[in-house]
RNA sequence: GCUCUCGUCGUCUAAAGGAUAUGACAUCGGCCUCCGAAGCCGAAAAUCCAGGUUCAAUUCCUGGCGAGAGCA
Numbered sequence: 001g002c003u004c005u006c007g008u009c010g011u012c013u014a015a016a017g018g019a020u021a022u023g024a025c026a027u028c029g030g031c032c033u034c035c036g037a038a039g040c041c042g043a044a045a046a047u048c049c050a051g052g053u054u055c056a057a058u059u060c061c062u063g064g065c066g067a068g069a070g071c072a
Base pairs, nucleotide, nucleotide: 001071002070003069004068005067006066007065010025011024012023018055027043028042029041030040031039048064049063050062051061052060
């Protein structure tokens, strides 16, 4: 330098054009307990950036940025 893949809550992860953007762990609150752990209930928290297509974009297209792999 070229090609390909990936980028979503603190971390990991689902979503394949129309769901309130899913779940787990962690965090916070409550219940329980003499206290804590465990367990149960609840809450907050995210789509890398800029354009484009579309009635509608996490999803498709272009460019950028970042990470990884391959080739030279």
A computed fold for a 72-nucleotide RNA from Candidatus Magasanikbacteria bacterium RIFCSPHIGHO2_01_FULL_41_23, annotated as transfer RNA.
It was read from a public genome assembly.
It matches the Rfam family "tRNA".
Its mean pLDDT, the model's own confidence on a scale to 100, is 82.
Taxonomically the source falls in Candidatus Magasanikiibacteriota (Bacteria, Bacteria candidate phyla).